[in-house]
Context: one part of a larger RNA
RNA sequence: UUGGGUUUAAAGGGUGCGUAGGCGGACUGAUAAGUCAGCUGUGAAAGUUUGCGGCUCAACCGUAAAAUUGCAGUUGAUACUGUUAGUCUUGAGUGUAGCGGAGGUAAGCGGAAUUCGUGGUGUAGCGGUGAAAUGCUUAGAUAUCACGAAGAACUCCAAUUGCGUAGGCAGCUUACUAUACUAUAACUGACGCUGAGGCACGAAAGUGUGGGUAUCAAACAGGAUUAGAUACCCUGGUAGUCCACACAGUAAACGAUGAAUACUCGCUGUUUGCGAUAUACUGCAAGCGGCCACGCGAAAGCAUUAAGUAUUCCACCUGGGGAGUACGCCGGCAACGGUGAAACUC
Numbered sequence: 001u002u003g004g005g006u007u008u009a010a011a012g013g014g015u016g017c018g019u020a021g022g023c024g025g026a027c028u029g030a031u032a033a034g035u036c037a038g039c040u041g042u043g044a045a046a047g048u049u050u051g052c053g054g055c056u057c058a059a060c061c062g063u064a065a066a067a068u069u070g071c072a073g074u075u076g077a078u079a080c081u082g083u084u085a086g087u088c089u090u091g092a093g094u095g096u097a098g099c100g101g102a103g104g105u106a107a108g109c110g111g112a113a114u115u116c117g118u119g120g121u122g123u124a125g126c127g128g129u130g131a132a133a134u135g136c137u138u139a140g141a142u143a144u145c146a147c148g149a150a151g152a153a154c155u156c157c158a159a160u161u162g163c164g165u166a167g168g169c170a171g172c173u174u175a176c177u178a179u180a181c182u183a184u185a186a187c188u189g190a191c192g193c194u195g196a197g198g199c200a201c202g203a204a205a206g207u208g209u210g211g212g213u214a215u216c217a218a219a220c221a222g223g224a225u226u227a228g229a230u231a232c233c234c235u236g237g238u239a240g241u242c243c244a245c246a247c248a249g250u251a252a253a254c255g256a257u258g259a260a261u262a263c264u265c266g267c268u269g270u271u272u273g274c275g276a277u278a279u280a281c282u283g284c285a286a287g288c289g290g291c292c293a294c295g296c297g298a299a300a301g302c303a304u305u306a307a308g309u310a311u312u313c314c315a316c317c318u319g320g321g322g323a324g325u326a327c328g329c330c331g332g333c334a335a336c337g338g339u340g341a342a343a344c345u346c
Base pairs, nucleotide, nucleotide: 004317005316006315007300008299012314014201015200016199017198021194022193023192025088026087027086028085029084030083031082033081034080035077036076037075038074039073040072041071042070048066049065050064051063052062053061054060091191092188093187094186095184096183097182098181100179103177104176105175106174107173108172109171110154114150115149116148117147118146119145120144121143125136126135162169163168206247207246208245209244210243211242216240220236221235222234223233258313259312260311261310262309263308266291267290268289269288270287271286272285273284274283295302296301319346320345321344328339329338330337331336
C1' cells in the first nucleotide's frame, strides 16, 4: 500500500461558510473521449512455457511454436460514464399566507438581596467552628428602623421545555436584525451534496489600553488542624470577576457518535404549526424525550434523532512509554498555540 477501523479499546476536525477537487435527478437527440469488439503494425535477442532433435543421460546446446496480458493505427458497437443541444419537475431555491422561540445587537426601565454611608432606637457582645482562635466592638459593634449611594446578578414561572451551526442564550420594554417550521404549488429549472487549502465565529481562564469595582475570590497575610500542613476549615484580601475596544484560539469545545441522501416493526410522553370536527378524540409535518422488534455490536448497549441497510465526500487511527516532548517552521505583546519526530526502553 491493500485490507480493517474511528460511542466506551488507537482514531470524528470545536463549529460554520466556501475555493479547487471528488460525487451527482428524469427524458430525447448528437458525438464517440472513456468503455467493448474485430483487423493491421509493433512488442530485439537471450530468458520463460510446449513439441522435436544433438552431446551415452542430465546439466548444457540446437530448432520450431506459444506466451509477451502492452502501445499505436484503423474499422465498427453505443447500454453505461463523459462532452454537447434541447426538454421536464420530484432534488434545491424563490414567492404568497400563516406561525414559533431564554436566537443576535443596542438602548431604556424594575424590584429583592448584598456591601457601604448618614441619622434614630438600644447595650455588651458579635462573628466563626468539630472545637477554637485570628477578626469586629464602649471612639457604641451585632440587632432593628428610616433615608441615601454603588456595582453585579435576575427568585418564582421552569419543564426529559424552547432557540441557536457550534461556543452558547433566561427580570421587563422598545428599536434593528437573523432564522426554523406549516400550508399552498404561483415562479426558476439540477441551480445539488461534500469540501484539501482558505476565510469567519468560537466557553472559561489569560494578555494590552482605558474605565468600573458591590459580591465572590487565585496570589498573599494571619488564625487553627497536624509529627509537619507551603492544604482541606476560619478571618481578611489583590489580580480577576463587570464594561468598551483589541488580542489570544484552547476545553471531558461530549451525544466522548463528521456532513448529506434514501430505505427499514411498533408503543408512549411532550413542543409548535396545519387539517377535520360529534368539542370525545383522531390524522399530517417538523422538533425534543422514554421504551422496544428485526438487524447490528466484544459486550455495555444502539435501535426512523441508528451504533441497522446502502451510496457520496471530508477528517482521523495503526502497541505502551519516551511525547503532544525535542528540533525546525508558521502565528502571538506575552502566556502560549499550530505542525510534529527520533534515539532509547518494555

A computed fold for a 346-nucleotide part of an RNA from an uncultured bacterium, annotated as small-subunit ribosomal RNA, central domain. It matches the Rfam family "Bacterial small subunit ribosomal RNA". The prediction has a mean pLDDT of 85.